[in-house]
RNAcentral holds the full RNA, with entries from SILVA. This is a predicted structure of a 342-nucleotide part of an RNA (small-subunit ribosomal RNA, central domain) from Capra hircus. The source organism's lineage runs through Eukaryota, Gnathostomata, Tetrapoda, Caprinae and Capra. Its Rfam family is "Bacterial small subunit ribosomal RNA". Model confidence (mean pLDDT): 88 of 100.
Context: one part of a larger RNA
RNA sequence: CUGGGCGUAAAGGGUGUGUAGGCGGUUACGUAAGAUAGCGGUGAAAUACCGGGGCUCAACCUCGGAACUGCCGUUAUAACUAUAUAACUAGAGUGACAGAGAGGAUAUUGGAAUACCCAGUGUAGAGGUGAAAUUCGUAGAUAUUGGGUAGAACACCGGUGGCGAAGGCGAGUAUCUGGCUGUCAACUGACGCUGAGGCACGAAAGCAUGGGGAUCAAACAGGAUUAGAUACCCUGGUAGUCCAUGCUGUAAACGAUGAAUGCUAGUUGUCGGCGAAUGUCGGUGACGCAGCUAACGCGAUAAGCAUUCCGCCUGGGGAGUACGGUCGCAAGAUUAAAACUC
Numbered sequence: 001c002u003g004g005g006c007g008u009a010a011a012g013g014g015u016g017u018g019u020a021g022g023c024g025g026u027u028a029c030g031u032a033a034g035a036u037a038g039c040g041g042u043g044a045a046a047u048a049c050c051g052g053g054g055c056u057c058a059a060c061c062u063c064g065g066a067a068c069u070g071c072c073g074u075u076a077u078a079a080c081u082a083u084a085u086a087a088c089u090a091g092a093g094u095g096a097c098a099g100a101g102a103g104g105a106u107a108u109u110g111g112a113a114u115a116c117c118c119a120g121u122g123u124a125g126a127g128g129u130g131a132a133a134u135u136c137g138u139a140g141a142u143a144u145u146g147g148g149u150a151g152a153a154c155a156c157c158g159g160u161g162g163c164g165a166a167g168g169c170g171a172g173u174a175u176c177u178g179g180c181u182g183u184c185a186a187c188u189g190a191c192g193c194u195g196a197g198g199c200a201c202g203a204a205a206g207c208a209u210g211g212g213g214a215u216c217a218a219a220c221a222g223g224a225u226u227a228g229a230u231a232c233c234c235u236g237g238u239a240g241u242c243c244a245u246g247c248u249g250u251a252a253a254c255g256a257u258g259a260a261u262g263c264u265a266g267u268u269g270u271c272g273g274c275g276a277a278u279g280u281c282g283g284u285g286a287c288g289c290a291g292c293u294a295a296c297g298c299g300a301u302a303a304g305c306a307u308u309c310c311g312c313c314u315g316g317g318g319a320g321u322a323c324g325g326u327c328g329c330a331a332g333a334u335u336a337a338a339a340c341u342c
Base pairs, nucleotide, nucleotide: 004313005312006311007296008295012310014201015200016199017198021194022193023192025088026087027086028085030083031082033081034080035077036076037075038074039073040072041071042070049065050064051063052062053061054060091191092188093187094186095184096183097182098181099180103177104176105175106174107173108172109171110154114150115149116148117147118146119145120144121143125136126135162169163168206247207246208245209244210243211242216240220236221235222234223233258309259308260307261306262305263304266287267286268285269284270283271282272281273280274279291298292297315342316341317340324335325334326333327332
């Protein structure tokens, strides 16, 4: 390489969009590039293979055959692929009418809690722990009442509920805006699927500049614990956590399961639509037949049966490292070996 694989053994790209490429529905008719069949030419010799022969045998030499599965030309065929033309509606899209939703962006409003400030009441403790201490408090704390300021997060509803491509999204209202589902079957007529590169999005932490700073809290300080305690526990506490703009581009970015299409028993819960209804369509769960699996388990939301396209794997360590390239302000990211060793 062929092959075999990718839920958990090595292996699905973090997610989408889409270029090239690959693949692609039904009918009629034509062409004949691929394809199939026949014929012709060529496919040097030697070697290799088969059958003979010659050196006493063998190696070796030699004769004949087959083979050289290829290429070129030509004739024929038209089912399939391709291609040209014409048509279709089951895929895809548009339309009309309904519908659900923490989908996104911006602005604005709200209450509970927390912290701080001011004032009142009030007096000796409060806080914290396994127990304590550091800490706060007679300069009046904790508690409680009234008033004010600030920032961040939105209890209950809340649900194997919903929405989103993924990351993710949860107070209310308004504006702008993306997608989805159902019913009807009016319109277009294969317009589709996948997708190397490319482009866009992408938690947290981190970086840059400017704001903000209530809480929590890396680092740090102190108190404990302990043989020690650079920890777990406690008291403090700075970056950060929040906002705007830009960068970073990674996660157990997980369903550890790529996308699309078709087919293959049922039972049951739930969300949205349609229907008078047995139901049915689209999501989301539990169980389970066939089948699959090394087993666990999966089982119409497949890990079953098939097709198309992409990504990836090939013993452990060295190593997701070195070097080089690309990207980045940096941190680093990405691409990615070998020696050696078991």